This is a predicted structure of an 84-nucleotide RNA (transfer RNA) from a Symbiobacteriaceae bacterium. Rfam family: tRNA. Rfam links the family to the GO term triplet codon-amino acid adaptor activity. The family's RNA type in Rfam is transfer RNA. Model confidence (mean pLDDT): 80 of 100.
[in-house]
């Protein structure tokens, strides 16, 4: 300097044909249960605003194509790997 691959709550990680983002686990909260735990069972767990009802917004960052973007397209950060 090139080629190629990957970036999603707090974590691993789904969701590739463009159409409800976070399914499934794991961790954390709360409750059941127990003399207490620990297993094990429910339910709840992204940000901001709001008294609430509700509303914006959010897939590494910035734009761009569409009605519609994590998914296409440019440009850049980081990680890996491969050639030089």
């Nucleotide at each position: 300097g090139c080629c190629g691959g990957a970036g999603u709550g707090a974590u691993g990680g789904a969701a590739u044909u463009g159409g409800c983002a976070g399914a499934c686990g794991u961790g954390c909260c709360u409750g059941a249960c127990u003399c207490a735990a620990a297993a094990u069972c429910a339910g709840g767990u992204g940000u901001c605003c709001u008294u609430g009802c509700g509303g914006a917004c959010g897939u590494g960052c910035c734009g761009g194509u569409u009605c519609g973007a994590g998914u296409c397209c440019g440009g850049c950060c980081u990680c890996c790997g491969g050639c030089a």